This is a predicted structure of a 489-nucleotide part of an RNA (small-subunit ribosomal RNA, 3' major domain) from Marinitoga litoralis. The organism belongs to Marinitoga, within Bacteria. RNAcentral holds the full RNA, with entries from Greengenes. Model confidence (mean pLDDT): 86 of 100.
[in-house]
Context: one part of a larger RNA
RNA sequence: UGACGGGGACCCGCACAAGCGGUGGAGCAUGUGGUUUAAUUCGAAGCUAAGCGAAGGACCUUACCAGGGCUUGACAUAUAGGUGGUAGGAUUCAGAGAUGAAUCCGACCUGGUACUUCGGUACCAGGAGCCUAUACAGGUGGUGCACGGCCGUCGUCAGCUCGUGCCGUGAGGUGUUGGGUUAAGUCCCGCAACGAGCGCAACCCUUGUCGUUAGUUACCAGCACGUGAUGGUGGGGACUCUAACGAGACAGCCGCCGACGAGGCGGAGGAAGGAGGGGAUGACGUCAGGUAAUCGUGCCCCUUAUGUCCUGGGCGACACACGUGCUACAAUGGCAGGGACAGAGGGAAGCGAGACCGAGAGGUGGAGCGAAUCUCAGAAACCCUGCCCCAGUUCAGAUUGUAGUCUGAAACCCGACUACAUGAAGCCGGAAUCGCUAGUAAUCGCAGGUCAGCCAUACUGCGGUGAAUACGUUCCCGGGUCUUGUACA
Numbered sequence: 001u002g003a004c005g006g007g008g009a010c011c012c013g014c015a016c017a018a019g020c021g022g023u024g025g026a027g028c029a030u031g032u033g034g035u036u037u038a039a040u041u042c043g044a045a046g047c048u049a050a051g052c053g054a055a056g057g058a059c060c061u062u063a064c065c066a067g068g069g070c071u072u073g074a075c076a077u078a079u080a081g082g083u084g085g086u087a088g089g090a091u092u093c094a095g096a097g098a099u100g101a102a103u104c105c106g107a108c109c110u111g112g113u114a115c116u117u118c119g120g121u122a123c124c125a126g127g128a129g130c131c132u133a134u135a136c137a138g139g140u141g142g143u144g145c146a147c148g149g150c151c152g153u154c155g156u157c158a159g160c161u162c163g164u165g166c167c168g169u170g171a172g173g174u175g176u177u178g179g180g181u182u183a184a185g186u187c188c189c190g191c192a193a194c195g196a197g198c199g200c201a202a203c204c205c206u207u208g209u210c211g212u213u214a215g216u217u218a219c220c221a222g223c224a225c226g227u228g229a230u231g232g233u234g235g236g237g238a239c240u241c242u243a244a245c246g247a248g249a250c251a252g253c254c255g256c257c258g259a260c261g262a263g264g265c266g267g268a269g270g271a272a273g274g275a276g277g278g279g280a281u282g283a284c285g286u287c288a289g290g291u292a293a294u295c296g297u298g299c300c301c302c303u304u305a306u307g308u309c310c311u312g313g314g315c316g317a318c319a320c321a322c323g324u325g326c327u328a329c330a331a332u333g334g335c336a337g338g339g340a341c342a343g344a345g346g347g348a349a350g351c352g353a354g355a356c357c358g359a360g361a362g363g364u365g366g367a368g369c370g371a372a373u374c375u376c377a378g379a380a381a382c383c384c385u386g387c388c389c390c391a392g393u394u395c396a397g398a399u400u401g402u403a404g405u406c407u408g409a410a411a412c413c414c415g416a417c418u419a420c421a422u423g424a425a426g427c428c429g430g431a432a433u434c435g436c437u438a439g440u441a442a443u444c445g446c447a448g449g450u451c452a453g454c455c456a457u458a459c460u461g462c463g464g465u466g467a468a469u470a471c472g473u474u475c476c477c478g479g480g481u482c483u484u485g486u487a488c489a
Stems, first nucleotide, its partner, number of pairs: 001489002003486003007483007015473002019436005026327008034318002042053002064313007073136001077135007088105007108127008138302002141300003147296002149291003152287001154285001159198006165174003178189003204279004209247007219236002223234003250273001253267005316455001329429001333388007345376003350369002355364003395426001400421007442465007
């Protein structure tokens, strides 16, 4: 100087408390361990691994396994030699395919010469391609404890430092401590310090109010036309909205407190008030944290194989254990009929309307739309009416049987969906444990990426309905500042 303390003081954080909803019990989905296996590819390991890399494992992907092939190689560059019926294409045969064989067709670019009907044709040389040879390629092989880059975490915590000066033999200290204050090393005051940098804040995006400009594909108040109905039409520029520019919030005003300060409390006005809400933004560093399988890369290793091509299998196994979720156990509910209201997105090898067929998944068909125009697209919870009457039930839907639909060469291993039948466990969950302070929790649906399809209950967004509680900081966890002890560094 740090680190640590079941030392002290002060202060924060859904840290506790107060409250609401869960997990831990059930079934299923998914990830992991373990076990099994020819293989169940690899990585991730408390918080910071475990719906994580994977924003899509039937083949492919694919790295794993079995079997069948290749050896200048699936891919790159260079040199030397060879090669026009060459490269390539089609068909047939053998084969699981990779591949091999046969037959037929059969080029391209540059230069020169000859012919030409000025289209081109023939020949020669070279290139490209192919073959052989050699250098080499190739490796998702190892090392993240050799590295770059990127990322997680402490933590959006308020800290981490420097120049000069001063103090100390020195390590180092001071500044950065102290009194107040703040979300903040934020600001004020004081002070052997005076300044400065990286962080904080602000500048950026979004949302909440208003104005100006603009008015189609959006809108429709007033006028007119028209319909079974609809901004459907003329028209309008008011409103909504769209999207660009501006205004607005600053403790600015008033009162009180405070040190005449920084600032705090209350009030007015205001759409918004004391940082209005949310996002992006992550200091010096820590964990030899993670990644050699995104990529790049030193060293080591393989080289007829640890490279590469193919078929099939596996990554989907199942006595078990754990994590994250979904659906429930019902009456604040389930079912049937009727009625209403979003936002944000996607769409051309795409979205696909109306119509028709089917009980349905879906099919036929194709209007319109590169989309404020058309379409995906019926939002759901909600409201009204009726049934159910507390029952393992008109709860719950696992499992299984049968029949189908769709994608795709192909759904056996191993897809999703539909219909009928079947109806399991489950009556609110032990010890323990998680999230959340407001448009939040809870609850309800919608969209998107990936994607042929989909194992999505995941993830990323979007809106609808919309709470309860916080006395307080003794205690648990994490953190900040000062101080104290130390045989630790």